[in-house]
RNA sequence: AUGUUAUCAAGAAAGGCGGAGGGAUUAGACCCUGUGAAGCCUUAGCAACCCUUUCACCCGAAAGAAGGUGCUACUUUCUACUGAAUUUUCUUUUACAGAAGAUUUAUGAAAGAUAACGA
Numbered sequence: 001a002u003g004u005u006a007u008c009a010a011g012a013a014a015g016g017c018g019g020a021g022g023g024a025u026u027a028g029a030c031c032c033u034g035u036g037a038a039g040c041c042u043u044a045g046c047a048a049c050c051c052u053u054u055c056a057c058c059c060g061a062a063a064g065a066a067g068g069u070g071c072u073a074c075u076u077u078c079u080a081c082u083g084a085a086u087u088u089u090c091u092u093u094u095a096c097a098g099a100a101g102a103u104u105u106a107u108g109a110a111a112g113a114u115a116a117c118g119a
Stems, first nucleotide, its partner, number of pairs: 003117006013043005021032003026080004044072003049068002051064005076111001081108001082106010092095001
């Protein structure tokens, strides 16, 4: 590295450099951006994964925020896969039928991000 576990509807800004992109990839949307994108630096803040203290006694709970990360537009910006429901259209064998589309939904899945472990 591949991987395992947990979380992902909340929260949180300014300045300087920079100078056209960015929101993970693919596809389709939508949004942000010369009223300054990405990236870098400084300070501040948010949070509580590791961490510290106490209680538990191994399920964990509460508090803290010095340190290690992380983060500070939009639900992980939304959709894509699967299941369920509703509905529209078409077909003919008129059925508890098939196909396509739309909407809603899930302690779903996949993928991604972060932390800890780990080779």
Predicted 3D model of a 119-nucleotide RNA (SAM riboswitch aptamer (S box leader)) from Constantimarinum furrinae.